[in-house]
Molecule: transfer RNA
Organism: Candidatus Hodarchaeaceae archaeon
RNA sequence: GCGGCCGUGGUCCAGCCUGGUCGAAGACUCAGGCCCUCCAAGCCUGUAACGCGGGUUCAAAUCCCGCCGGCCGCACCA
Numbered sequence: 001g002c003g004g005c006c007g008u009g010g011u012c013c014a015g016c017c018u019g020g021u022c023g024a025a026g027a028c029u030c031a032g033g034c035c036c037u038c039c040a041a042g043c044c045u046g047u048a049a050c051g052c053g054g055g056u057u058c059a060a061a062u063c064c065c066g067c068c069g070g071c072c073g074c075a076c077c078a
Base pairs, nucleotide, nucleotide: 001074002073003072004071005070006069007068010028011027012026020058030046031045032044033043034042051067052066053065054064055063
């Protein structure tokens, strides 16, 4: 340099194909409550996220373009 995959709460991830009940789902963590003699477990409630910029569109996590970062492969290596 070229190509492929990936980037979503504190952590792990679904959703992307086929745009629309997504002002974003689930598990764990965290906070509060219930229960319990207490703890754990269980149950309920809540907080918290789409890498950055632009474009298309009535509408973008999703489609398009550029960039950034990570991983892998290939090439180059006087």